A computed fold for a 73-nucleotide RNA from a Bacteroidota bacterium, annotated as transfer RNA. It matches the Rfam family "tRNA". Rfam's curators write: Transfer RNA (tRNA) molecules are approximately 80 nucleotides in length. Its family is annotated with triplet codon-amino acid adaptor activity in the Gene Ontology. The RNAcentral record of the sequence draws on ENA. The source organism's lineage runs through Bacteria, Pseudomonadati and Bacteroidota.
C1' cells in the first nucleotide's frame, strides 16, 4: 500500500429488515448453611464502535471513518 474479516451488557456469544435486543458466566439481593462453598429465587446491567444514506420500519442493507485481527507485497 492492496484485499478480507470483526466491532452488541464487565467477559464470551446470540438475534430472518417487523414492533420491549436475549442467553451463559461474572457481579448484586434474598433463601438455604453455625459460617463459607454448592444449590434455589429475584432484580439490575445495552442508546448494538462513530457519522451519514435507503426504508413505513435498520443490530441487520448501504457509504465513509476509527480500532483490532488475517493474507499478499
Nucleotide at each position: 500500500u492492496a484485499g478480507g474479516a470483526u466491532a452488541u451488557a464487565g467477559c464470551u456469544c446470540a438475534a430472518u429488515g417487523g414492533u420491549a435486543a436475549g442467553a451463559g458466566c461474572a457481579g448484586g439481593u434474598a433463601c438455604c448453611u453455625u459460617a463459607u462453598a454448592c444449590g434455589u429465587a429475584c432484580a439490575a446491567g445495552g442508546c448494538u464502535a462513530c457519522a451519514g444514506g435507503u426504508u413505513c420500519a435498520a443490530g441487520u442493507c448501504u457509504u465513509g471513518u476509527u480500532a483490532u485481527c488475517c493474507u499478499a507485497a